[in-house]
């Protein structure tokens, strides 16, 4: 130093979190670098630390280790940024918003009596009655039954020798059932009836009468003072974001350094 032919090893890696601890399987960053089964109320191991089972590649630019590298992830401190959360009213306070409260301008009523007592009525319920409205009846009037309603019964039938009598259609006359029409009286019944009468209850609002006192009573707006609760941009406390420092880990693509079998031939 080339050739065959095997074999360790390799055929992705990290961070975080779980866990005694190692790894997977989910999340996550990077990347693209075999396949099948197991598996977050977990699955296999045990410092040799996934477990079974199959393929490919190989002793090197490809395998192991340092160093360059730095995506991202963890944590720690500091912040005057920005947005939100909780608690608070001593201080600041909305040109102090809000509720109440006091007064006072203006305005308005008032000796034709505010305001306050004091009494009584209506509005509200309940009975009883009257009134009206609405439906029904009863009442009247007229019309209305070929026959099975009544009276009269022409014809014509029946009975009789005769006198004389009998049933009865049709026509007229009234009526039944029925339907039409109808002011007032008269019965029933019913209500989102009624400035309506009586007597009885409520009594918080609202109207109004009458009697006592005698000067104030109000307010949609504005002003000025107080109180009080919130509510803050005030106080304060913990967190996210961002920002800025350091600390662990550390992928990947780039470059250096080292290291590392067997067997056989030539």
């Nucleotide at each position: 130093c080339c050739g065959u032919g095997c074999u360790a090893g390799g055929c992705g890696g990290g961070g975080a979190g779980c866990u005694a601890g190692c790894g997977g399987u989910g999340c996550c960053c990077u990347g693209u670098a075999c396949c099948c089964g197991c598996a977050a109320u977990c699955c296999g191991c045990u410092u040799u630390a996934g477990c079974g089972g199959g393929g490919c590649u190989u002793a090197a630019u490809u395998c192991c280790c340092c160093c360059u590298g730095g995506a991202g992830g963890c944590g720690c401190c500091g912040u005057a940024g920005c947005a939100g959360g909780g608690g608070u009213c001593a201080c600041u306070g909305c040109a102090g918003g809000c509720c109440g409260u006091c007064g006072a301008g203006c305005g308005g009523c008032a000796u034709u009596g505010a305001g306050a007592g004091c009494u009584u009525g209506g509005u509200c319920c309940c009975g009883c009655g009257c009134g009206g409205c609405g439906a029904g009846g009863a009442c009247u009037c007229a019309c209305g039954a070929a026959c099975c309603c009544c009276g009269u019964c022409a014809g014509g039938u029946c009975c009789g020798g005769a006198a004389g009598g009998a049933a009865g259609c049709a026509g007229c006359g009234g009526u039944a059932a029925g339907g039409g029409a109808g002011a007032a009286c008269c019965c029933u019944c019913g209500g989102g009836u009624g400035c309506c009468g009586c007597g009885g209850g409520a009594c918080a609002g609202c109207c109004g009468g009458g009697c006592u006192u005698g000067a104030g009573c109000u307010g949609a707006u504005c002003c000025g003072g107080c109180u009080g609760a919130c509510c803050a941009c005030a106080c304060u406390c913990g967190g996210g974001c961002g920002c800025g420092g350091g600390g662990c880990c550390g992928a990947a693509a780039u470059g250096g350094g080292g290291g590392u079998g067997c067997a056989c031939g030539g």